[in-house]
RNA sequence: AGCUGUCUUCGGGGCGGGGUGAGAUUCCCCACCGGCGGUGAGUGUGCCAUACGGCGCAUAAGCCCGCGAGCGCAAGCUGAUUUGGUGAGAAUCCAAAGCCGACGGUUAUAGUCCGGAUGAGAGAAGAUGCAU
Numbered sequence: 001a002g003c004u005g006u007c008u009u010c011g012g013g014g015c016g017g018g019g020u021g022a023g024a025u026u027c028c029c030c031a032c033c034g035g036c037g038g039u040g041a042g043u044g045u046g047c048c049a050u051a052c053g054g055c056g057c058a059u060a061a062g063c064c065c066g067c068g069a070g071c072g073c074a075a076g077c078u079g080a081u082u083u084g085g086u087g088a089g090a091a092u093c094c095a096a097a098g099c100c101g102a103c104g105g106u107u108a109u110a111g112u113c114c115g116g117a118u119g120a121g122a123g124a125a126g127a128u129g130c131a132u
Base pairs, nucleotide, nucleotide: 001132004129005128006127007126008125009124010123016030017029018028019027032111033101034100035067036066037065038064042059043058044057045056046055047054048053062099063098070077071076081097082096083095084094085093103115104114105113
C1' cells in the first nucleotide's frame, strides 16, 4: 500500500427589506442558500528539467457523469445552462445572462417557516482484527 470483517465519531445551507391583503418568512419586487463521490485546460505547490515542457500532491461544478435524500407493495420513478471570449480542444477557465430545488402542514400557493427528524443517509475520518 491492497482486500475483507467489526466498532466509534462525524455527516445540509438559506426570508433581510419593501408591496398587496382580514390573513402571506407561502403571492409580487429586491435579496439569500447549494449534501456526497468522480471528472475537470483553472489555482497553489514539490520534483525533474531548460524541451516553456514532463511527472506528482493539494484544491476547484447546485444545473457534466453518478449517488443520497424523496415517492412507490414492487419493478421502478425522481430538478435545472445558455450566450459570448480565449484556445488545437471548454460540460469544467474568463465574462454575462439565466434556470432548479421531495413529502405532509398552514387564516394564502413555501428551496428558506413547522413536522416526520434526537430519524435516515451518499459518504468521510479513526480504531481494531485477518490474509498478501

A computed fold for a 132-nucleotide RNA, annotated as FMN riboswitch aptamer (RFN element). Of the family's consensus pairs, 97% are formed in the model. It was read from a public genome assembly, where an Rfam model found it. Its Rfam family is "FMN riboswitch aptamer (RFN element)". Rfam describes the family as follows. The RFN element is a highly conserved domain that is found frequently in the 5'-untranslated regions of prokaryotic mRNAs that encode for flavin mononucleotide (FMN) biosynthesis and transport proteins. Its mean pLDDT, the model's own confidence on a scale to 100, is 80.